[in-house]
């Protein structure tokens, strides 16, 4: 440079946000399992658990061309017997056949299975053997001569149930044993070459030692032989010696290959040497002796076969090691050797043990972790199949035999892959289902229907096509040979051999005919509705759904996804950069060691020369095959298979490079250190000295209190305190100076002096020459509390005692008071040991202080000023940070080294270990449980936080309530019912502007059932409804009788009855709702657009300074504008004008009356009701930038003139389903409806709101005056008359500025004279009036009589700031009447006070803290009680592993012995002897076993400790706000509990004040 490949996120903490951080999901994979479902084919794959036990069959034999022997069968010949014969049978001979067993050879060490053990005698990779072996096979050289003695089989005799065994006799070999020969080999010596110490190769020399086996085929001469045949020749096989090769095996070395340090020390054949033994071979492999070494990721424990590879991943990695392949290990458990080329031997041997089986009880047999199969255990894994046809293996010359290796088939959707379940057309958008706003939509071209196709499956045919070549026979060529035999090799022809399998494939036939399910549908995550259910049943991966409208449960319809599968569960990787090499962090989120010195280690300044450890390049060997990738090919494709390539990032060897690193050498001075100088300092240790104060003691003065607190009390004091003076004693601490000032590594250090002593800074540059930085372990220092011993003890003060406070008060407060605090010696070793910030070095804008040193300028000397180095602070640029913040004293940019973190809780706990006298410290888990825990910042809300401001909020006043009687409402009680609702403010004279019946909803009793009321349909009547009469009844109602319509004649209207739809419900839900209303609050607030700031929530605007009743206005300002609110616009009222003038008015004129606007007249005034004017801080003065404020003028009115209507965004799930409306639910001869009576009025009691009073500012009596606003026809009613009166009679006038209803306090007089009264009027009696069908329960009013409580009201509390309060009356609505003393209005008379904002209450703005956000009626801690779960301790008990010591000691190797036995060899005539071997005996070692004593680990365990979780339990209220005593950390004591107290420390404390510093001027 090119090419290729290549990384996705989401949900969940919050009211919202950013971050940290965990949990969860989407993907891929599997030797899987489970649920539902299931058509076919190909290729793979299938006991993962109990290396648990196994019935049965098979899995290793073969060779007659090594050997003896030969059952059996057949043929032929000769006889016998039976038969007429064929024939059958039998004896002998010959030939052929050759079973079973045996001797012998080779193979049973391979193949096959499994993974227990093994963390290294293993495996992987790369090397080494000069330290080795190797049967069969191949090549080369040489040889195979001549003898001997046995022994199985066999025969025979015993023993035994069997397995088996003992004896006697015979016999063969390629079995065994001597001898000969020696190409050669071994051994010894010498020479040469090579090498890596020992050595090795070649050559030469030499005494000695070492072999063998035969079988079979063919053959022409010669020889032997009666013959067969042999010698001989030759081929093949075999045997022996030696060399080499190939393959195999063995040993050694480097590197790599789990977890735990709560395993830190291990080791005596251990480490080395010398010698010997042993082995194929090196070696402590073994032994004797000598030395005292060796290892450190050791030793120990747990887990595990290793690898090629497999899965995942972008990769780096992580997890795994099924199938296939390589290596290792194992074969019932443990030990042991033998044989052999090879084993310490899966289907061999011996011994011990466990188990199973046989037994005649004396003894024996066995080993599926081979293939099938069986039982067991388990969630779970197949046929007791076929065949040696192929591939391969063993034996054999070969034919061949054997082969559960292997090849095949079967079973299992276990996996991968392919195919199918049909295709095209088809709208009336069929039916059915589902939904519906009832119109329709959807299922849906889907179906039906029409036309096609024929894969797979089914049936019938074809089909030895492919997988295969080899033996044998024969022919040809060639080699060997004397040979044309024979044999080997090559070629041709012929014969024979197939488990799968009549399979693959193919042809034909028929017919859409036989072949679709599973999961999901709240978000993540593609896909929505209805019904049922009602915090139930259930779902759930996380968040979370379900308490009557569930897209989340269950069912259905529809939809989405995948599809012969689909889901679930489990596991692994991924996502997770959540262990971070790639690729993380540590101020506050988890995380810097309390601090230093320093060991190992890691890292390390400048220059030169060398070297080549790391590093880099090239070549080469290896990295098995399979797998992955690429290319090509074969099965119709694919999966699958074949061939080739690439890759295999690794290791070894050779060559090269020399920048960097390492290393060797030589130098340097910038790091570091040493020396010199003058200064600063609460640095450390010791000794001495000092004054103030507290307390005590003594003495004096002096008298009744002192002390203490929020207030008190305990305490002290007449035995004289406190106070005061003097003297003395004693201990502890050092005011002022004093300071974000100094010193020290940190802890820490403060009166003064002396002695000893450490460190740092500055200046000078002289010396050394990298001597440096960091620092695991280690060592030392280390506040306070605490411990031990000895002193000391003034004050203070845990514990303790008493007094208070309190519901309690184991506290806070007070009075006392002991340890302790102090000193010496010794321990302890922890703190919020904090800058919550490890150490060192370098670099990166500044400003302002302050401490120390130096230089310059300057000065008489100084100060100031400038520069510089070190320290210590504040503010801030860039940068960094989640933000807060940090910012040359970094939390910036880099380097080096150390420590530490990985969700919260459990827990800094348990166990173990180490330390400590103890208290305790250090190190440090797990089970279980949660989906969060957390950091910073934001908006609110809240605070027994702060600031500012307002309000009849307080204060200042006036009048009340709370006491009495009555009225009224409520609670409670009562009741058949006392209907219902309203419940702090914001329910309680409220709904109710009228409960005797009605109302009325409640109760009792009596009735009705399409209904008291509405609409529709059908049928009937063709009559009406109705009216009248009678009976019954409390009425409603029921029963009976009489009478009875219009019409266009269609039957319509109306009506009744019956039936069906339906009516009806003051039944429930105001927490399903609409609407309306209350409240904060007539408080001044609440928001938006754009811009800007912030990662963001959000902020800004709206804050700030003034001002206002006001977010009212002004100024300023990253804001500029705007909206809803405020104000104004509207109404009433206060002044004037204009218009209009009756029913109003009457000034002037006139008439009239006893008198009156009564009349004419008029509209001036009053007034009425329409419009307009007026007031706007407009003017002046002062202050002011402005707004505005204060004062003044004018004016009827002056700073919103007074009053009303008007109520922002929102809050309280506030109130109302009973005013109406309305979803859902419920009742339907009743929860509907009608009627009578009763109740809502009930009365031991409590509360609210009122009225009337308690009197002289008054009561009573008499006289006399002035309103407004209203109402009036089923009405208001005048004058008149009657009645004491309520009222009655009567009725002028008036549908109203016309008539009517209308004042009282007041004023003028009289009387009463302070008393329960000439006050007050309750209660009660009698007599009445009115309304009304009706005043008993239960109306109002009148008269007479009666004459109760009450003499101004406790704690507490309410209203009101001017035409207001207070006092006085009048009217109206509702209404027949009335409980009205209530409500809504009207006018009359008509005050007092406000210094002021400290406090109470409410509100607004700003700010602050917060662990609150359902928002303080919040949150939340601990004990106790109950239930469940896991866990620690525990007397012990049980199991398992293991160390040490000792006992016993099988089999067996080795050693010794060997009197037993023995054929081979030697001597000997022989007997016999020798030699050799051997039974037996014995010794060392030693498995299993036993005894004792330790250690590790697991289970269980009465009891016990804490922990976690749980709906509403109990006690308190510790924490969060100043959380009501600021909190927290360490430590000690105490207490039911949270906790409290002492002591030292921290700010992660609010508030106020002060100091310092900073910013601005």
């Nucleotide at each position: 440079u090119u090419u290729u490949a290549u990384g996705a996120g989401a949900g969940u903490u919050u009211g919202a946000u950013u971050c940290u951080g965990g949990c969860u999901c989407a993907g891929a994979a599997c030797g899987a399992a489970c649920g539902c479902u299931g058509g076919c084919a190909g290729c793979g794959u299938g006991g993962a658990u109990u290396a648990g036990g196994c019935a049965u069959g098979c899995a290793a034999g073969u060779c007659g061309a090594a050997c003896g022997g030969g059952a059996u069968u057949g043929a032929c010949c000769c006889g016998g017997u039976a038969g007429c014969a064929a024939u059958a049978u039998u004896g002998g001979g010959u030939c052929a056949u050759g079973a079973g067993a045996g001797u012998g050879g080779c193979g049973g060490a391979a193949g096959g299975g499994c993974g227990a053990g093994u963390a290294a005698u293993g495996c992987a990779u790369g090397g080494g053997u000069a330290a080795u072996c190797u049967a069969u096979c191949c090549u080369u050289a040489a040889g195979c001569u001549g003898g001997g003695g046995a022994u199985a089989a066999c025969c025979u005799g015993g023993c035994g149930a069997a397995a088996g065994u003992c004896g006697a006799g015979c016999u063969a070999a390629u079995a065994c044993c001597g001898a000969a020969u020696g190409u050669g080999g071994c051994c010894c010596g010498g020479a040469g070459g090579g090498g890596c110490a020992u050595c090795u190769c070649u050559c030469c020399g030499a005494a000695g030692c070492c072999a063998a086996a035969g079988g079979u085929g063919g053959g022409g001469a010669u020889c032997c032989g009666c013959a067969a045949g042999g010698a001989c020749c030759u081929g093949c096989c075999g045997c022996u010696u030696a060399a080499g090769g190939a393959g195999g095996a063995a040993c050694c070395c480097g590197u790599g290959u789990g977890c735990c340090a709560u395993c830190a020390g291990c080791u005596u054949g251990u480490u080395g040497g010398c010698g010997a033994g042993g082995u194929a071979a090196c070696g402590g492999c073994u032994c004797a002796c000598c030395a005292a070494g060796g290892c450190u990721u050791a030793c120990g424990g747990c887990u595990a076969g290793c690898u090629g590879g497999u899965c995942u991943g972008a990769g780096a990695g992580g997890a795994c090691g099924a199938c296939c392949a390589g290596c290792c290990g194992c074969a019932c458990u443990g030990g042991g050797a033998c044989u052999g080329a090879g084993a310490u031997a899966c289907u061999g041997c011996c011994c011990a043990g466990a188990c199973u089986c046989c037994u005649a009880c004396g003894g024996g047999a066995g080993g599926c972790u081979g293939c099938a199969g069986u039982c067991g255990a388990g969630g779970a894994u197949c046929a007791u199949u076929c065949g040696c046809a192929a591939u391969g293996g063993g034996c054999g010359c070969a034919a061949g035999c054997c082969u559960g290796a292997c090849g095949a088939u079967g079973c299992g959707a276990c996996g991968c892959u392919g195919c199918g379940u049909g295709g095209a057309g088809g709208a009336c958008g069929a039916a059915g289902g589902c939904c519906u706003u009832c119109g329709g939509g959807u299922u849906g071209u889907a179906a039906a229907c029409u036309c096609c196709u024929g894969u797979c499956a089914u049936g019938a045919g074809g089909g030895a096509a492919a997988a295969a070549g080899g033996u044998c026979u024969u022919c040809c060529g060639u080699g060997u040979u004397a040979a044309c035999a024979g044999c080997g090799c090559g070629g041709g022809a012929g014969c024979u051999c197939g488990a799968u399998g009549g399979u693959a494939c193919u042809u034909c036939a028929a017919g859409a005919g036989g072949a679709a399910g599973c999961c999901a549908c709240g978000g993540c995550u593609a896909a929505c509705u209805c019904u049922g259910u009602g915090c139930c049943a259930g779902c759930a991966g996380c968040c979370g759904c379900g308490g009557u409208a569930a897209u989340a449960c269950a069912g259905a319809g529809g939809u989405g996804g995948c599809g012969a599968g689909c889901g679930u569960u489990g596991u692994u990787c991924g996502g997770a950069u959540u262990u971070a090499c790639u690729g993380g962090g540590c101020g506050u989120a988890a995380a810097g060691g309390g601090c230093g010195c320093g060991u190992a280690g890691g890292c390390g300044g400048u220059u030169c020369c060398g070297u080549a450890u790391g590093u880099c390049g090239a070549g080469u060997g290896u990295g098995a095959a399979a797998u992955c990738c690429c290319u090509g090919g074969g099965c119709u494709c694919a999966a699958c298979c074949c061939a080739g390539g690439a890759a295999g990032u690794g290791c070894g060897c050779u060559c090269g490079a020399a920048a960097c690193u390492g290393u060797g050498g030589a130098a340097c001075u910038a790091g570091a250190g040493c020396a010199g100088a003058g200064g600063a300092g609460g640095g450390g240790a010791g000794a001495g000295c000092g004054g103030a104060a507290u307390u005590c003691a003594u003495g004096g003065u002096g008298u009744a209190g002192c002390g203490g607190u929020g207030a008190a009390a305990u305490g002290c004091g007449u035995u004289g305190a406190u106070a005061u003076c003097a003297u003395g004693a004693g201990g502890a601490a050092c005011a002022c100076c004093g300071g974000u000032g100094g010193c020290g590594a940190a802890g820490g250090c403060g009166g003064c002096u002396c002695u000893c002593u450490g460190g740092a800074a500055u200046c000078u540059u002289g010396c050394u020459g990298a001597c440096g930085c960091u620092g695991a372990g280690g060592c030392g220092c280390g506040a306070a509390a605490g411990u031990u011993g000895g002193g000391g003890g003034a004050g203070c003060a845990a514990a303790c005692a008493g007094g208070a406070u309190u519901a309690g008060a184991u506290a806070c407060c007070c009075u006392g008071g002991u340890a302790g605090u102090c000193c010496c010696a010794a321990c302890u070793g922890u703190a919020a040991a904090c800058g919550g910030u490890g150490c060192a070095c370098a670099c990166u804008g500044g400003g302002c202080g302050u401490g120390g040193g130096g230089a310059g300028u300057a000065u008489u000397c100084a100060c100031c000023c400038u520069c510089u180095c070190c320290g210590u602070g504040c503010c801030g640029c860039a940068g960094c940070u989640a933000a807060c913040g940090u910012g040359u004293u970094a939390a910036g940019u880099g380097u080096g080294c150390c420590g530490c973190c990985u969700g919260g809780g459990g827990a800094g706990u348990a166990c173990g270990g180490c330390c400590g006298c103890a208290a305790g410290g250090c190190u440090a888990a797990a089970a279980c449980u949660c989906a969060a825990a957390g950091a910073a910042a934001u908006u609110g809300a809240c605070g027994g936080g702060g600031g500012c401001c307002c309000g009849c909020a307080c204060a200042a006043g006036c009048g009340g309530a709370g006491g009495a009687g009555c009225a009224u409402g409520u609670g409670g009680c009562u009741u058949a019912a006392u209907u219902c609702g309203a419940u702090g403010c914001a329910a309680c004279g409220c709904g109710a502007a009228g409960a005797a019946c009605c109302u009325u909803a409640c109760c009792u009793g009596g009735g009705u059932u399409u209904g008291a009321c509405a609409u529709g349909u059908a049928a009937c009547u063709g009559c009406a409804c109705g009216u009248c009469c009678c009976a019954u009844g409390a009425a409603a109602g029921u029963g009976g009788g009489a009478u009875u319509c219009c019409u266009u004649c269609g039957a319509g209207g109306g009506u009744g009855u019956u039936a069906c739809a339906c009516a009806g419900g003051u039944g429930c839900u105001g927490c399903a709702u609409g609407g309306c209303u209350g409240u904060c609050g007539u408080c001044a607030g609440u928001u938006c657009g754009u811009g800007c700031c912030g990662u963001g929530a959000g902020g800004u605007g709206u804050u700030u300074g003034g001002u206002u009743a006001a977010g009212u206005c002004c100024a300023g300002c990253a804001a500029c504008g705007a909206a809803c609110g405020c104000a104004a616009c509207c109404c009433c009222u206060g002044u004037g004008c204009u218009u209009a003038g009756u029913u109003g008015c009457u000034a002037a004129c006139g008439c009239g009356u006893a008198a009156u606007g009564g009349c004419g007249a008029g509209c001036a005034c009053u007034u009425u009701a329409a419009g307009c004017a007026g007031a706007c801080u407009g003017c002046c003065u002062a202050u002011u930038u402005a707004c505005a404020u204060a004062g003044g003028a004018g004016g009827a009115a002056g700073g919103u003139g007074g009053g009303g209507a008007c109520g922002a965004c929102g809050u309280c799930a506030a109130g109302u389903c009973a005013g109406u409306a309305u979803g859902g639910c419920c009742c339907u001869u009743a929860c509907a409806u009608c009627c009578a009576g009763g109740g809502c009025u009930g009365c031991a009691c409590a509360c609210g709101u009122g009225c009337u009073a308690c009197a002289a500012u008054g009561a009573c009596c008499g006289g006399u005056a002035c309103a407004a606003a209203g109402g009036g026809a089923c009405g208001c009613a005048a004058g008149a008359c009657c009645g004491c009166g309520a009222g009655g009679u009567g009725g002028a006038g008036c549908a109203a500025a016309u008539c009517c209803c209308c004042a009282g306090a007041g004023c003028c007089g009289g009387c009463c004279u302070c008393a329960g009264u000439u006050c007050a009027g309750a209660u009660u009696g009698c007599a009445g009036u009115c309304u009304g069908c009706a005043a008993c329960u239960c109306g109002a009013c009148u008269g007479c009589a009666u004459g109760a409580a009450g003499u101004c009201g406790g704690a507490u509390u309410c209203g009101c700031u001017a035409g207001u309060a207070a006092c006085g009356g009048c009217g109206c609505a509702u209404c027949a009447g009335c409980u009205a003393c209530g409500g809504c209005g009207c006018c009359g008379u008509g005050a007092a006070u406000a210094c002021g904002u400290u406090c109470c209450c409410g509100g607004g703005c700003c700010u602050u803290g917060u662990a609150c956000a359902c928002a303080c009626c919040g949150c939340c801690c601990g004990u106790c009680a109950c239930a469940u779960c896991a866990u620690g301790a525990a007397a012990g008990c049980c199991g398992u592993c293991u160390g040490c010591a000792c006992c016993c000691a099988a089999a067996g190797c080795c050693g010794c012995u060997g009197u037993u036995u023995g054929a081979a060899c030697c001597c000997g005539c022989a007997a016999g002897g020798g030699g050799c071997a051997u039974a037996g005996g014995u010794g060392u070692c030693u498995a299993a076993g036993g005894u004792g004593u330790g250690g590790g680990u697991g289970g269980u365990g009465a009891u016990u400790g804490g922990g976690a979780u749980g709906a509403a339990g109990u006690c308190g209220u510790a924490a969060c706000a100043a959380g009501g005593u600021a909190g927290c950390c360490g430590u000690a004591g105490g207490g039911g509990a949270a906790c409290c107290u002492g002591u030292g420390g921290c700010u992660g404390g609010a508030u106020c004040a002060c100091c310092u510093c900073c910013u601005u001027u």

The RNA shown here (small-subunit ribosomal RNA) has 1561 nucleotides and comes from a Kiritimatiellia bacterium. Its mean pLDDT, the model's own confidence on a scale to 100, is 82. It matches the Rfam family "Bacterial small subunit ribosomal RNA". Its family is annotated with ribosome and structural constituent of ribosome in the Gene Ontology.